[in-house]
Molecule: transfer RNA
Organism: Clostridia bacterium
RNA sequence: GCCGAAGUGGUGGAAUUGGCAGACGCGACGGACUCAAAAUCCGUUGGUAGCAAUACCGUGGGGGUUCGAGUCCCCCCUUCGGCA
Repeated sequence: GCCGAAGUGGUGGAAUUGGCAGACGCGACGGACUCAAAAUCCGUUGGUAGCAAUACCGUGGGGGUUCGAGUCCCCCCUUCGGCA
């Protein structure tokens, strides 16, 4: 230099054909149980604003297509693999 794959919460990782983003697990926080703890069980768990209902923002960065994009297209960044 060329070709290909990947990038989503604190973390691993889903999201079917473009149609409610974050299922499920781990972790964290609160509670139950216990003399106490571990284990187990229950609940909560992206951000901002708000008393709340709710609204808006959020998928590596920037643009585009579309009524609608994590998903399709273009450029860039990072990581991994292959070729030279």